The RNA shown here (transfer RNA) has 74 nucleotides and comes from a candidate division WWE3 bacterium. Its mean pLDDT, the model's own confidence on a scale to 100, is 81. Rfam family: tRNA. Rfam classes the family as a transfer RNA. Rfam links the family to the GO term triplet codon-amino acid adaptor activity. It was read from a public genome assembly.

RNA sequence: GCUCCUGUAGCUCAAUUGGAUAGAGCAGCUCCGUCCUAAGGAGAAGACUGUAGGUUCGAUUCCUACCAGGAGUA
Numbered sequence: 001g002c003u004c005c006u007g008u009a010g011c012u013c014a015a016u017u018g019g020a021u022a023g024a025g026c027a028g029c030u031c032c033g034u035c036c037u038a039a040g041g042a043g044a045a046g047a048c049u050g051u052a053g054g055u056u057c058g059a060u061u062c063c064u065a066c067c068a069g070g071a072g073u074a
Stems, first nucleotide, its partner, number of pairs: 001073007010026004019057001029043004050066005
C1' cells in the first nucleotide's frame, strides 16, 4: 500500500431480511436487610448506536468517505 473484520451504557454483549420511547448482565447509586459489614431482596438512573454525508415515509440495520482498533498479504 491492498483486502477483510470490528466500533451500541463505565465494562461485556443483544436488537431475525429497515418499522419506530435501543434491551440484558456486571459495576456504580438509592432503599430494605444487619448492632455494623456482608449475603440476599427491591428500585431508579445511565448510550440521540465511532464521525460526516446519502437513500427512504422511516436507518443500530442499506450505500459512500473518513477516524480508531484488529487480522491477512507482498